Overview: Small-subunit ribosomal RNA, 3' major domain from an uncultured prokaryote, 476 nucleotides, folded computationally. Its mean pLDDT, the model's own confidence on a scale to 100, is 84.
[in-house]
Context: one part of a larger RNA
RNA sequence: UGACGGGGGCCCGCACAAGCGGUGGAGCAUGUGGUUUAAUUCGAUGCAACGCGAAGAACCUUACCAGGUCUUGACAUCCCGAGAAUUUACUAGAGAUAGUUUAGUGCCUUCGGGAACUCGGUGACAGGUGCUGCAUGGCUGUCGUCAGCUCGUGUCGUGAGAUGUUGGGUUAAGUCCCGCAACGAGCGCAACCCCUAUCCUUAUUUGCUAACGCUUCGGGCGAGAACUCUAAGGAGACUGCCGGUGACAAACCGGAGGAAGGUGGGGACGACGUCAAGUCAUCAUGGCCCUUACGACCUGGGCUACACACGUGCUACAAUGGCAAGAACAGAGGGCCGCGAAGCCGCGAGGUGAAGCUAAUCCCAGAAAACUUGUCGUAGUCCGGAUUGGAGUCUGCAACUCGACUCCAUGAAGUCGGAAUCGCUAGUAAUCGCGAAUCAGAAUGUCGCGGUGAAUACGUUCCCGGGCCUUGUACA
Numbered sequence: 001u002g003a004c005g006g007g008g009g010c011c012c013g014c015a016c017a018a019g020c021g022g023u024g025g026a027g028c029a030u031g032u033g034g035u036u037u038a039a040u041u042c043g044a045u046g047c048a049a050c051g052c053g054a055a056g057a058a059c060c061u062u063a064c065c066a067g068g069u070c071u072u073g074a075c076a077u078c079c080c081g082a083g084a085a086u087u088u089a090c091u092a093g094a095g096a097u098a099g100u101u102u103a104g105u106g107c108c109u110u111c112g113g114g115a116a117c118u119c120g121g122u123g124a125c126a127g128g129u130g131c132u133g134c135a136u137g138g139c140u141g142u143c144g145u146c147a148g149c150u151c152g153u154g155u156c157g158u159g160a161g162a163u164g165u166u167g168g169g170u171u172a173a174g175u176c177c178c179g180c181a182a183c184g185a186g187c188g189c190a191a192c193c194c195c196u197a198u199c200c201u202u203a204u205u206u207g208c209u210a211a212c213g214c215u216u217c218g219g220g221c222g223a224g225a226a227c228u229c230u231a232a233g234g235a236g237a238c239u240g241c242c243g244g245u246g247a248c249a250a251a252c253c254g255g256a257g258g259a260a261g262g263u264g265g266g267g268a269c270g271a272c273g274u275c276a277a278g279u280c281a282u283c284a285u286g287g288c289c290c291u292u293a294c295g296a297c298c299u300g301g302g303c304u305a306c307a308c309a310c311g312u313g314c315u316a317c318a319a320u321g322g323c324a325a326g327a328a329c330a331g332a333g334g335g336c337c338g339c340g341a342a343g344c345c346g347c348g349a350g351g352u353g354a355a356g357c358u359a360a361u362c363c364c365a366g367a368a369a370a371c372u373u374g375u376c377g378u379a380g381u382c383c384g385g386a387u388u389g390g391a392g393u394c395u396g397c398a399a400c401u402c403g404a405c406u407c408c409a410u411g412a413a414g415u416c417g418g419a420a421u422c423g424c425u426a427g428u429a430a431u432c433g434c435g436a437a438u439c440a441g442a443a444u445g446u447c448g449c450g451g452u453g454a455a456u457a458c459g460u461u462c463c464c465g466g467g468c469c470u471u472g473u474a475c476a
Stems, first nucleotide, its partner, number of pairs: 001476002003473003007470007015460002019424005026315008034306002042053002064301007073125001077124002079121005086103001089100004107114002127290002130288003136284002138279003141275001143273001148187006154163003167178003193267004198235006208224002212222003238261001241255005317417001321376006333364003338357002343352003383414001388409007430452007
């Protein structure tokens, strides 16, 4: 100087407390451990691994296994020889592949040949998701959006070092003020950026409809540019104003005005560093290793196994509910290898059909909870939907291993969950549906969007984590 303390002081955080809803019990989904297996590819492992890499494993993907094959190679450059490239059909085979066969003779040219491509050959080489993240770059997590981390000069100290950065106040903040052997400065904080909340100007179609007219009663048409919206530019909030407290300071408390008030709400943004944290399987890369194989191709299988254990979720156990009928109100997205309307067929998944749309125009697209009426009457039920049987739909060469969905039948556990444990302070929790990425198909996951919309916070003694000062130490 640090680190640590079941030392002290001050302070903060959904850290506790006060509340609301969960997990832990059930069924299922998904990930992991374990076990099994020819293989169940690999990585991630307290917080900070476990719906994680994977924004989507039937083949492919795919790295794993079995079998069948290749050896200048599936891919790149160079050299030599031949042939345009390309293409039809047949045979063998699981296919990779092998053989036969049809069409085709192109472009440039100094007529030697050349360019592109294909086949064969030679060797230089290719190739490796093989190892090492403890050789690395890059990227990322975490402490933590915590308020800290340092430097120059000066001063003090033999020196390590100290001072500044401590102190009195204050703040979300090393934020600001005052004091002070310090004076300044840098990286952080804040602001500058984006979205959102109010208004103005400009613009007026595909969006809008106050007035006028028409109307098939639909902003449908004429028309309008007011309103909504859209999208560009501005205004607005700064403790600016008033009162009080304070040290005449910084600031705090209350008020006015205002759409918004003291960081308005949200996002992006992550200091010096820590964990030899994670990643050699995104990529790049040193070293090591393989080179008729640890490279490459194909078919089939596996990654989907299942006495069990754990994590994360979904659906429930019901009456604030289930079912039936009626009838409202969104936002944000996506669409040409696409979204696909109306109509017709089917109980339905869906089929048919083809209008419109390169999109404020058309389509996906019915929002759902809510509301109204009826029914059920506390029951393993008109709760719950697992499981299984049958019949189908769709995608796709192909749904057996191993897809999603529909209909009929079946109707399991489950009556609110032990010890323990998680999230959340407001348009939040809870609850309700909608969309997108990936994607042929395949979400209860992920990322977004809006609808309805709470309760509670006395307080900081205690648990956890953190910041500053101080103290002890046989620790570095």